[in-house]
Molecule: transfer RNA
Organism: Patescibacteria group bacterium
RNA sequence: GGGCCAGUAGCGCAGCCCGGUUAGCGCGUCUCCCUGUCACGGAGAAGGUCGCGGGUUCGAAUCCCGUCUGGCCCGCCA
Numbered sequence: 001g002g003g004c005c006a007g008u009a010g011c012g013c014a015g016c017c018c019g020g021u022u023a024g025c026g027c028g029u030c031u032c033c034c035u036g037u038c039a040c041g042g043a044g045a046a047g048g049u050c051g052c053g054g055g056u057u058c059g060a061a062u063c064c065c066g067u068c069u070g071g072c073c074c075g076c077c078a
Stems, first nucleotide, its partner, number of pairs: 001074007010027004020058001029045005051067005
């Protein structure tokens, strides 16, 4: 230098191919109930610029371009 994969809530992930109403699941956190207390169990809540910037579109996590970070492979120089 070239190619591929990944980046979405505190953590682990799905959704992307084939654009569509409000972005979801598990764990965790908080509140309440339950209990003599804790745990378990039950109910509810908060938490997201979908890595970043731009473009296309009525509409983008999803398509296109650029770019950053991490991983893997290939090539070149020494």